[in-house]
């Protein structure tokens, strides 16, 4: 300088090709129930408007562009 891949709650991850409206799920945090306590198990809340900023569309995590940022590979 050129290619590919990834970016979604504190982590982590699914959805993205095939756009439909309230973004789903694990750990994890508090709350409660259980137990002599603790763990585990049960229940239940809060937490992301999907990396940025623009388009296209009735409608965008989803497409279309430019940028960031992290890995890789070529030179």
């Nucleotide at each position: 300088g050129g290619a590919c891949c990834a970016g979604u709650a504190g982590c982590c991850u699914a959805g993205c090709u095939u756009g439909g409206a309230u973004a789903g799920g694990g750990c994890g945090u508090c709350g409660g129930c259980c137990u002599u306590c603790u763990a585990a198990g049960c229940c239940g809340a809060a937490g992301a408007u999907c990396g940025a900023g623009g388009g296209u569309u009735c409608a965008a995590a989803u497409c279309c562009c430019u940028c960031c940022u992290g890995g890789c590979c070529c030179a």
This is a predicted structure of a 75-nucleotide RNA (transfer RNA) from a Candidatus Woesearchaeota archaeon. Its Rfam family is "tRNA". The family's RNA type in Rfam is transfer RNA. Model confidence (mean pLDDT): 81 of 100.